[in-house]
The RNA shown here (FMN riboswitch aptamer (RFN element)) has 106 nucleotides and comes from uncultured Faecalibacillus sp. It matches the Rfam family "FMN riboswitch aptamer (RFN element)". About the family: The RFN element is a highly conserved domain that is found frequently in the 5'-untranslated regions of prokaryotic mRNAs that encode for flavin mononucleotide (FMN) biosynthesis and transport proteins. The model forms 100% of the base pairs in the Rfam consensus.

RNA sequence: UCUUCGGGGCAGAGUGAAAUUCUCGACUGGCGGUAAACUCCGCGAACUCAUAUGAGCCGAACUGGUGAAAUUCCAGUAGCAACAGUAAAGUCUGGAUGAAAGAAGA
Numbered sequence: 001u002c003u004u005c006g007g008g009g010c011a012g013a014g015u016g017a018a019a020u021u022c023u024c025g026a027c028u029g030g031c032g033g034u035a036a037a038c039u040c041c042g043c044g045a046a047c048u049c050a051u052a053u054g055a056g057c058c059g060a061a062c063u064g065g066u067g068a069a070a071u072u073c074c075a076g077u078a079g080c081a082a083c084a085g086u087a088a089a090g091u092c093u094g095g096a097u098g099a100a101a102g103a104a105g106a
Stems, first nucleotide, its partner, number of pairs: 001106005012024003026091002028081002030043004038079002047056003061077005083094003
């Protein structure tokens, strides 16, 4: 320098004219670091401003056990999840056949 890859998820039921949006319940967890992490530290995306770079903003965890070492494993209980649309959405549709942290290869 180039190429490729690079995000998952409402089963079942209730109310209603209408809800995968409300209620019960179910399910999902990007990238790097570190004893293996949705909740630690850092980054990306989204959102706001400027718009070339960039700046701002950015959610949530405790207890016990094992161990040399774990807020990462095991057990238990809990919590969180951009914007636009629509009966109020982490899960539907859309921006997005996009972009990117990064990973691999030449």